[in-house]
RNA sequence: CGAGAGACCGGGGCAGUCGUCCCGCGGGGCCGUUCGGUCCACGCGGGGAGGAAAGUCCGGGCUCCGCGGGCCAGGGUGGUUGCUAACGGCAACCGGCCGUGAGGCCAGGGAAAGUGCAACAGAGAGCAGACCGCCGAACCCGCCCGUUCGGGCGGGUGGUAAGGGUGAAACGGUGCGGUAAGAGCGCACCAGCGCCCCCGGUGACGGGGGCGGCUAGGUAAACCCCACCCGGAGAAAGGCCAAAUAGGAGGGGCCCAGCGGCGAUGGCCCUCGCCCAUGGCUCCUCGGGUCGGCCGUUCGAGGCGCGCGGCGACGCGCGACCCAGAGAAAUGACUGCUGCCUCCGCUUCGGCGGAGGUACAGGACCCGGCUUACAAGGUCUCUCGCACC
Numbered sequence: 001c002g003a004g005a006g007a008c009c010g011g012g013g014c015a016g017u018c019g020u021c022c023c024g025c026g027g028g029g030c031c032g033u034u035c036g037g038u039c040c041a042c043g044c045g046g047g048g049a050g051g052a053a054a055g056u057c058c059g060g061g062c063u064c065c066g067c068g069g070g071c072c073a074g075g076g077u078g079g080u081u082g083c084u085a086a087c088g089g090c091a092a093c094c095g096g097c098c099g100u101g102a103g104g105c106c107a108g109g110g111a112a113a114g115u116g117c118a119a120c121a122g123a124g125a126g127c128a129g130a131c132c133g134c135c136g137a138a139c140c141c142g143c144c145c146g147u148u149c150g151g152g153c154g155g156g157u158g159g160u161a162a163g164g165g166u167g168a169a170a171c172g173g174u175g176c177g178g179u180a181a182g183a184g185c186g187c188a189c190c191a192g193c194g195c196c197c198c199c200g201g202u203g204a205c206g207g208g209g210g211c212g213g214c215u216a217g218g219u220a221a222a223c224c225c226c227a228c229c230c231g232g233a234g235a236a237a238g239g240c241c242a243a244a245u246a247g248g249a250g251g252g253g254c255c256c257a258g259c260g261g262c263g264a265u266g267g268c269c270c271u272c273g274c275c276c277a278u279g280g281c282u283c284c285u286c287g288g289g290u291c292g293g294c295c296g297u298u299c300g301a302g303g304c305g306c307g308c309g310g311c312g313a314c315g316c317g318c319g320a321c322c323c324a325g326a327g328a329a330a331u332g333a334c335u336g337c338u339g340c341c342u343c344c345g346c347u348u349c350g351g352c353g354g355a356g357g358u359a360c361a362g363g364a365c366c367c368g369g370c371u372u373a374c375a376a377g378g379u380c381u382c383u384c385g386c387a388c389c
Base pairs, nucleotide, nucleotide: 001385002384003383004382005381006380007379008378009377012338013337014336015335016334017333018332020048021047022046023045024044025043026042027040028039029038030037031036050360054371055370057369058368059367060366061365062234063233064232065231074230075229076228077227078226079093080092081091082090083089094108095106096105097104098103109225110224114223115222116219117218131164132163133160134159135158138157139156140155141154142153143152144151145150172190173189174188175187176186177185191215193212194211195210196209197208198207199206200205238295239294240293241292248286249285250284251283252282253281254280255279258276260275261274262273263272264271302321304319305318306317307316308315309314339358340357341356342355343354344353345352346351
């Protein structure tokens, strides 16, 4: 210098005008004896989104409900050791694959339990298969030679997984022997697998040795098997206060009816008076729900700095800090200067002028993660190649 790998930073700045949400102080209006309550289009001061606030995928806090134990069903996770409140997250390590490398990727238990599946091509796709090829040992047929045994040629029944061809994948590889031709058919070495032993490691696993039969294909984010984990619902959770109207329960007052009772009367009828509600009106009290209000709600597994322990994730200690809390939802608009990038023009190569661009996106109980989106710029470490000192 070129080409890469990884980890990060950052997400424009300043000023002005108008506006907006929250808090504090003050002011004003109304109610009110003081205290106070309530409203305001008022003044001043302070604060006001993110690295992802997003998707709502995973885990937790918190709240309410449920809950005797076991089993089944269902869902999830899947190398090991750790971290953590927890996780499907993170760290370190192990193994496999990819890359010359820095590094990257892995849903990384089980396919010698069972079941299923495999497009196209191909003869054949699971304990397979004879298309081309190879063979003609054995049996049968035909022809020829010889005419005793026999030999040759062609065909058929057939043998063969060496070679070709198809495929993502074709039932270990190389060599020698063997054979009619072949074949783990035999042997040697190698690869792979199973079992046993030794050594190292907390462990996943790694290294070495011995024995075995020769080979057991792929696929489990296919069913399935194994191990472990999992109660449900979610701030519209939930708690407190609490109108008007209607309805409910209890009580008081007033009115009225008659199928009632009593009296005027010793009995019956009529009449009159009084009492009585299961009726009506009205008042008080209680309880539930609704409108509404308050809390939950932002001080928290909190971020920051320093130190210590740990390879690290992380933990511990100390210090100082307070950093949106609105409930249909505020952080916006405009102007000027400026930073950065691109293009154009000029240039005395120092720059100058003009135009354009400056992303993704926004809290709604909170937190830890994952994933996804993102303009332009920048930093550090490492790898490979080339050249030079």
A computed fold for a 389-nucleotide RNA from a Planctomycetota bacterium, annotated as Bacterial RNase P class A. RNAcentral holds the sequence, with entries from ENA. The gene name in the source record is rnpB.